Overview: Bacterial RNase P class A from a Succinivibrionaceae bacterium, 375 nucleotides, folded computationally. The sequence is in RNAcentral, with records from ENA. Its Rfam family is "Bacterial RNase P class A". About the family: Ribonuclease P (RNase P) is a ubiquitous endoribonuclease, found in archaea, bacteria and eukarya as well as chloroplasts and mitochondria. The organism belongs to Succinivibrionaceae, within Bacteria.
């Protein structure tokens, strides 16, 4: 210099005009309300100030707050989680380890329990796929037969290295052995049983003992080990109109019906008429709301996630849903006619938090890593 790896931060900036949205304070106008006061409640005009989207507000894929509704206890079903420690309010999230793959290396991925408790799967290809097989090979030493006694032949048999299939072919590398060969023998790695250390723990290391058996797969039924009640802010909660319908009063019941009921009448009593109260509940309103597991900044413990102590601070609450437009000047990007023109990544709160995921032009800081080169 160049390759690359990891962590954060920010995500157009400034000035002016006109709107939007809610919140504070002044004015004025009209009302409600009662304990008539310099009292309280909200509307509506009009002026004035300060606030107003994100790192993901997104997907709605965890998990918890908060809220209603349900539940004696166990137990089973059905869902999740699945290496080991730890952090949290809680997690399928971080943190830190341990194993296994990848990378020269900083560093990155991994659902990573258990298939000697049962049970199922393995298309095609192969000769053979599960208590294993012989297509191509390999030898033919023994035992037959020929012969120049070197050795050919050809069957019986013998292996299981090499080859070919396949995701997988019953341990791997070498040496030794033998006709060929084979853990058949050895040595070393792997494995299995045992035992000693080392660590809470996954797991790791070292000694004996066996020649080697118990093949894969569980994001296949299962097992095992822990977790697990259902719905959501359109969740609930307060006030409450018109209509309509329940109750309960209170006025009317004069003329004519209807209708129920008394055995019946031009009879008697109720109802269908009006006004009032009382709950319930609808449309509306208010609320629930944004001070919260909050933010920054020291300090202090922890390898870190994250914890404690102190200080400062207040930073959107709309609801047919504000958060926006012009214009100027700068930054960037692309294009040409070199000073013009077009453009500003992903993308828009909705009860709040804590994560994961996925979208994102660029533009800054920091840590490490290999390769060259100076010195």
């Nucleotide at each position: 210099c160049g390759a690359g790896u990891u962590g954060g931060u920010c995500g157009g900036g400034c000035a002016g005009c006109c709107g939007c949205u809610g919140c504070c304070c002044c004015g004025g106008c009209a009302g409600g309300c009662c304990u008539u006061g310099c009292g309280c409640c909200g509307g509506c005009c009009g002026g004035g100030g300060g606030g107003g989207a994100g790192g993901a507000a997104a997907g709605u894929c965890c998990g918890g707050g908060c809220u209603c509704c349900a539940c004696a206890g166990g137990a089973c079903a059905g869902g999740g989680u699945g290496c080991c420690g730890g952090a949290u309010a809680a997690c399928g999230u971080c943190c830190g380890g341990g194993a296994g793959a990848c990378g020269c290396a900083a560093g990155u991925c991994u659902a990573c329990g258990a298939c000697c408790a049962g049970u199922g799967c393995a298309a095609c290809a192969g000769a053979a796929a599960g208590c294993a097989a012989a297509c191509c090979g390999c030898c033919g030493a023994u035992g037959g037969c020929c012969c120049c006694c070197g050795g050919g032949c050809a069957c019986a048999g013998g292996c299981a290295a090499g080859g070919g299939u396949g995701a997988a072919a019953g341990g791997g590398u070498g040496c030794g052995g033998c006709a060929a060969g084979a853990g058949c023998g050895c040595a070393c790695c792997g494995c299995u049983g045992u035992u000693c250390c080392a660590g809470c723990a996954a797991u790791g290391g070292g000694g004996c003992a066996g020649g080697c058996a118990c093949g894969g797969u569980a994001a296949a039924c299962u097992c095992c080990a822990c977790c697990u009640g259902g719905a959501g802010c359109a969740a609930g909660a307060u006030c409450a109109a018109a209509u309509a319908g329940a109750u309960c009063c209170c006025c009317g019941c004069c003329a004519a019906g209807g209708c129920g009921u008394g055995u019946g009448u031009c009879c008697g009593c109720g109802c269908c008429g009006g006004g009032g109260a009382u709950g319930g509940g609808u449309a509306g309103a208010u609320u629930g709301c944004u001070u919260g597991a909050g933010u920054c900044g020291c300090c202090g413990g922890g390898c870190a996630a994250c914890c404690g102590g102190u200080g400062a601070u207040c930073u959107a609450g709309a609801u047919g849903a504000a958060u926006g437009g012009c214009u100027g000047c700068c930054g960037c990007c692309u294009g040409c006619u070199u000073g013009c023109a077009g453009g500003c990544a992903c993308a828009g709160a909705a009860c709040c938090c804590g994560g994961c995921u996925u979208a994102c032009a660029g533009a800054c800081c920091g840590a490490c890593u290999c390769a060259c080169c100076c010195u």